c-di-GMP-I riboswitch aptamer from Sporosarcina aquimarina, 111 nucleotides, folded computationally. Rfam family: c-di-GMP-I riboswitch aptamer. Its family is annotated with cyclic-di-GMP binding in the Gene Ontology. Model confidence (mean pLDDT): 75 of 100.

[in-house]
RNA sequence: AGAAGUUAAAGGCAAACUGAUCUGAAAGGGCAGGACGCAAAGCUUAGGGUCUAAAGUUUAGGGAUUAUUUAAAAGUCCUGCAAUCUAAACAAUGAUCGCCUGGUUACCAAG
Numbered sequence: 001a002g003a004a005g006u007u008a009a010a011g012g013c014a015a016a017c018u019g020a021u022c023u024g025a026a027a028g029g030g031c032a033g034g035a036c037g038c039a040a041a042g043c044u045u046a047g048g049g050u051c052u053a054a055a056g057u058u059u060a061g062g063g064a065u066u067a068u069u070u071a072a073a074a075g076u077c078c079u080g081c082a083a084u085c086u087a088a089a090c091a092a093u094g095a096u097c098g099c100c101u102g103g104u105u106a107c108c109a110a111g
C1' cells in the first nucleotide's frame, strides 16, 4: 500500500411508527421525533426486479317485443345520439440504492 471484516475504538446512517400537513396524479420524496437494524443502510438508475399509472392507447357501456321451443340475427316500439363521463386492460417518460448485481468514494487498533 492492498485485501478482509473476527474482536475493538472514534464516529456515521436511520426501519416501523408518530406529528405537521410541505411536495407529487399516485407510488413516493422532504422536515421533526423515534430506533428495527446497517461495515458502505455513502453516492450513482448502468443492468434487472418491484411499486404507481397522470398524460396516452384499446375495449365495453339501454330496455321491451315478434316464428313451434331455446338462442342469435333482422324488423318494430320506447329511449335522442355523439361528446362528456364510468369501468377494465396495457404501459414509464415516474418511483424504489434500507430489493439484487454493477460502478465509484471512504474511517479503523490488534489479528
Stems, first nucleotide, its partner, number of pairs: 005108001006110002012038002017033003022029002036098001042104003046101003049096003056090006062078004